[in-house]
Context: one part of a larger RNA
RNA sequence: CUGGGUGUAAAGGGUGCGUAGGCGGCUUCUAAAGUCAGAUGUGAAAUACCGCAGCUCAACUGCGGGGCUGCAUUUGAAACUUGGGAGCUUGAGUGAAGUAGAGGUAAGCGGAAUUCUUAGUGUAGCGGUGGAAUGCGUAGAUAUUAGGAGGAACACCAGUGGCGAAGGCGGCUUACUGGGCUUUAACUGACGCUGAGGCACGAAAGCGUGGGGAGCAAACAGGAUUAGAUACCCUGGUAGUCCACGCUGUAAACGAUGGAUAAUAGGUGGGGGGGGGAUGGCCCCCCUCCGUGCCGGGGGUAACGCAACAAGUUUCCCACCUGGGGAGUGCGAUCGCAAGGUGGAAAUC
Numbered sequence: 001c002u003g004g005g006u007g008u009a010a011a012g013g014g015u016g017c018g019u020a021g022g023c024g025g026c027u028u029c030u031a032a033a034g035u036c037a038g039a040u041g042u043g044a045a046a047u048a049c050c051g052c053a054g055c056u057c058a059a060c061u062g063c064g065g066g067g068c069u070g071c072a073u074u075u076g077a078a079a080c081u082u083g084g085g086a087g088c089u090u091g092a093g094u095g096a097a098g099u100a101g102a103g104g105u106a107a108g109c110g111g112a113a114u115u116c117u118u119a120g121u122g123u124a125g126c127g128g129u130g131g132a133a134u135g136c137g138u139a140g141a142u143a144u145u146a147g148g149a150g151g152a153a154c155a156c157c158a159g160u161g162g163c164g165a166a167g168g169c170g171g172c173u174u175a176c177u178g179g180g181c182u183u184u185a186a187c188u189g190a191c192g193c194u195g196a197g198g199c200a201c202g203a204a205a206g207c208g209u210g211g212g213g214a215g216c217a218a219a220c221a222g223g224a225u226u227a228g229a230u231a232c233c234c235u236g237g238u239a240g241u242c243c244a245c246g247c248u249g250u251a252a253a254c255g256a257u258g259g260a261u262a263a264u265a266g267g268u269g270g271g272g273g274g275g276g277g278a279u280g281g282c283c284c285c286c287c288u289c290c291g292u293g294c295c296g297g298g299g300g301u302a303a304c305g306c307a308a309c310a311a312g313u314u315u316c317c318c319a320c321c322u323g324g325g326g327a328g329u330g331c332g333a334u335c336g337c338a339a340g341g342u343g344g345a346a347a348u349c
Base pairs, nucleotide, nucleotide: 003322004321005320006319007304008303012318014201015200016199017198021194022193023192025088026087027086028085029084030083031082033081034080035077036076037075038074039073040072041071042070049065050064051063052062053061054060091191092188093187094186095184096183097182098181099180103177104176105175106174107173108172109171110154115149116148117147118146119145120144121143125136126135162169163168206247207246208245209244210243211242215241216240220236221235222234223233258317259316260315262313266295267294268293269292271290272289273288274287275286276285277284299306324349333342334341335340
């Protein structure tokens, strides 16, 4: 390479949008590039294969035959793929009517709590631990009452509940705004799927500039523990955590499971819609679409487990793997302010 694979053995890109490319619904007409059939030419000889023959056999050699799967030209076929024309509505999209939601951005507002601060009451302890000590406190702490300041996070509701492509999103109100789902079937008429590069988004930590700083808290200091204790425990505490703008671009970025499509027993529970039965109404029952859980049959799996949200059965496209270590390292390249990222070897073993 041909293959075989990718939940856990090596292996799904962090996620989306989308370029090239690959693949692509139903009917009909046409062309004939792919495809199929015929004919002609060529496909040298030697070699190879089959048969016969000559050297005493064989190797070797001679003769004959078939073949040389190919290419070109030409004549046809038209099912499929393809190009062109016409049409269709189921895929896709638009419209109309509804609907749920922590989806996003910005502004404003609220209460509880912690801390600080002012004043009052009040007196000797408080705090902390396995037990202590460091620490705070007669310059009046802790506790408690009232007022004030400031920052951050939003108890209960809260739910294998909801929304989002992923990261993620949770007090309330307003403004702007994205997507989904259901019903209908008015419109377009294959406009689709995937997607190398590319572009955009992307937790936390980290970086730059300027703010902010209540609580928490790397580093650091002290007290303990211990043989030691650069830790676990305690008292403090700075970056940081917060905001604005810019950068970084990584995670066990996980469902360790790429996306799309179709069909394939059931049972049960939450969430969002529609229809029907019944009804004064609430309930209740049935059907159906979407999403989310659990259990389970066939099936497939090395097993574990998966099982209409597949890891089963089809097709299409992308990404990735190919013994371990060396190593996600070195060199060069490229991105970044840096930290570092991306991509990514080899030798001894």
Molecule: small-subunit ribosomal RNA, central domain
Organism: uncultured bacterium